[in-house]
Context: one part of a larger RNA
RNA sequence: UGACGGGGGCCCGCACAAGCGGUGGAGCAUGUGGUUUAAUUCGAUGCAACGCGCAGAACCUUACCAGCUCUUGACAUGGGAAGUAUGGGGCCGUGAAAGCGGUUCCUUCAGUUCGGCUGGCUUCCACACAGGUGCUGCAUGGCUGUCGUCAGCUCGUGUCGUGAGAUGUUGGGUUAAGUCCCGCAACGAGCGCAACCCUUAUCAUUAGUUGCCAUCAUUUAGUUGGGCACUCUAAUGAGACUGCCGGUGACAAACCGGAGGAAGGUGGGGAUGACGUCAAGUCCUCAUGGCCCUUAUGGGUAGGGCUUCACACGUCAUACAAUGGUCGGUACAGAGGGUUGCCAACCCGCGAGGGGGAGCUAAUCUCACAAAGCCGAUCGUAGUCCGGAUCGCAGUCUGCAACUCGACUGCGUGAAGUCGGAAUCGCUAGUAAUCGUGGAUCAGCAUGUCACGGUGAAUACGUUCCCGGGUCUUGUACA
Numbered sequence: 001u002g003a004c005g006g007g008g009g010c011c012c013g014c015a016c017a018a019g020c021g022g023u024g025g026a027g028c029a030u031g032u033g034g035u036u037u038a039a040u041u042c043g044a045u046g047c048a049a050c051g052c053g054c055a056g057a058a059c060c061u062u063a064c065c066a067g068c069u070c071u072u073g074a075c076a077u078g079g080g081a082a083g084u085a086u087g088g089g090g091c092c093g094u095g096a097a098a099g100c101g102g103u104u105c106c107u108u109c110a111g112u113u114c115g116g117c118u119g120g121c122u123u124c125c126a127c128a129c130a131g132g133u134g135c136u137g138c139a140u141g142g143c144u145g146u147c148g149u150c151a152g153c154u155c156g157u158g159u160c161g162u163g164a165g166a167u168g169u170u171g172g173g174u175u176a177a178g179u180c181c182c183g184c185a186a187c188g189a190g191c192g193c194a195a196c197c198c199u200u201a202u203c204a205u206u207a208g209u210u211g212c213c214a215u216c217a218u219u220u221a222g223u224u225g226g227g228c229a230c231u232c233u234a235a236u237g238a239g240a241c242u243g244c245c246g247g248u249g250a251c252a253a254a255c256c257g258g259a260g261g262a263a264g265g266u267g268g269g270g271a272u273g274a275c276g277u278c279a280a281g282u283c284c285u286c287a288u289g290g291c292c293c294u295u296a297u298g299g300g301u302a303g304g305g306c307u308u309c310a311c312a313c314g315u316c317a318u319a320c321a322a323u324g325g326u327c328g329g330u331a332c333a334g335a336g337g338g339u340u341g342c343c344a345a346c347c348c349g350c351g352a353g354g355g356g357g358a359g360c361u362a363a364u365c366u367c368a369c370a371a372a373g374c375c376g377a378u379c380g381u382a383g384u385c386c387g388g389a390u391c392g393c394a395g396u397c398u399g400c401a402a403c404u405c406g407a408c409u410g411c412g413u414g415a416a417g418u419c420g421g422a423a424u425c426g427c428u429a430g431u432a433a434u435c436g437u438g439g440a441u442c443a444g445c446a447u448g449u450c451a452c453g454g455u456g457a458a459u460a461c462g463u464u465c466c467c468g469g470g471u472c473u474u475g476u477a478c479a
Base pairs, nucleotide, nucleotide: 001479002478003476004475005474007473008472009471010470011469012468013467015463016462019427020426021425022424023423026318029315030314031313032312033311034309042053043052064304065303067301068300069299070298073129077128078127079125080124081123082122083121084120087106088105089104090103091102092101093100094099109119110118111117131293132292134291135290136289140287141286142282143281144280145278147276152191153190154189155188156187157186158167159166160165171182172181173180197270198269199268200267202238203237204236205235206234207233208232211228212227213226216225217224241264244258245257246256247255248254320420324379325378326377327376328375329374330373336367337366338365341360342359346355347354348353386417391412392411393410394409395408396407397406433455434454435453436452437451438450439449
């Protein structure tokens, strides 16, 4: 100087407390461990691995396994020889396919000294080499997690100290903040904080179609004429700064209350992550040193596996019901996607879906009926008209192909489950809870994930205690 303490002081955080809803019990989905296996590819392992890499394993993906098969190779550059571009398609044999062998049709680049001569392309030969999701993340770059959006981490000059170092950065107040003020052997500065950026909340100006409709006509319908007031859209501005008033304070910084205001003290949310820590994670995104393989640890191919199942754990979704289930009627969003696409009207089907073909490269058309809600009806506390697992049959769709191993529909079947031990998680406001909607990935497949809106709470006395952190100080046989 640090680190540590079941030392002390001060302070903070959904850290506790106060509340609301869960997990832990059930069956299911998914990931992991274990087990099994020819293989169940590999990585991630306290917080910070476990709906994680995977924004989507039937083939492909795919790296794994047992077969079949190739060896200058699926891909790149260079040399020689032959051919002439070449590219695309069909057929036959063999085979699971890859491949191997044969046959046939269409097509024929640019320059040219008209010579395969040049560029190019194909085949063959030999070698340099290619190739490796093989090893090492403890050789590395890059990227990422974490402490933590915590308020810290440092430097120059000066001063003090023999020196390691100290000072500044400590102290008195204050703040979300090393934020600001005052004091001070310090004076300044840098990376962080804040602000600048995006979004949301108010208003104005400009603009008025595909958007909107107050006034005037018109219509089943903003449908049409008309209008751009209003809503909205999207560009530019205004607006909030402790600016004003009162009180407290040290005449400071600031704090408390108030006015005005759409908004008040960082208005709400996001992006933004200092010096560093964990030899944290990743050589399987990519790049890369070293080592290793080179008729194989490389390449191709069809099949299987990653989907096993006595069990254990994590994370979701669904429930156990009446604040509910079922049936009928009826209302109101936002944000997105769409031409290999979204697919309207209409018809068929109980339905998944099929037919159909209008419109749309989209404020125009479409996905697309939002659901909870509201108004009625029924059920009457029961393993039920709760719950839906499992299984049987019949189907639909995607796709060469749904057996291993897809999703969905109809009919039947109707398991566990009556609110969950010890323990444990999230959340402070348009939040929790609850209700639907959309996107990415994607042929198909979502209870995951990312976004969107609808309805919309309870509680916070307080900081003694648990956990984590900051700062000052103290002890130490630790570095």
This is a predicted structure of a 479-nucleotide part of an RNA (small-subunit ribosomal RNA, 3' major domain) from uncultured Roseospira sp. Model confidence (mean pLDDT): 82 of 100. The RNAcentral record of the full RNA draws on ENA.